Transfer RNA from an uncultured Clostridia bacterium, 74 nucleotides, folded computationally. The prediction has a mean pLDDT of 81.

Formats: sequence, structure tokens, C1' cells
RNA sequence: GUCUACGUAGCUCAGUAGGAUAGAGCGACCGCCUCCUAAGCGGUAGGUCGGAGGUUCGAAUCCUCUCGUGGACG
Repeated sequence: GUCUACGUAGCUCAGUAGGAUAGAGCGACCGCCUCCUAAGCGGUAGGUCGGAGGUUCGAAUCCUCUCGUGGACG
């Protein structure tokens, strides 16, 4: 340099033939339970889906550019 996969919550990930209020587990915080802790149970917060632009009535999802990480080739 060319090609390719990935990027969604603090972490690990789901969701992509366009349409629901963007979700789960773990973690954090609060509460219940307990003599206390852990476990268990309930709840709360946390995201403009890597960034920018475009298409569309409508984009995490499609297109272009770009950034980062991994891989293949040279």
C1' cells in the first nucleotide's frame, strides 16, 4: 500500500433483507433480607450505537469519507 473483520452502557456482548421508548449479563448505587458480611430478591442511574456527511417520511442497520484495533497479502 491492497483486501478483510470488528467498533453499541464501566466490562463482555445481542440486535443489521430500515420502523417498538436501543437491550441482556456482569459491575456501580439504593433498598429488602441478615446480629454483621456474603448469597438471594427488588429498584435506580449509566448510550446521542467510533467520528463526519449522504439517501430516506424514517438509519445502530443502507452508501461515501475518515479514525482506531485485529487478520491476510505485498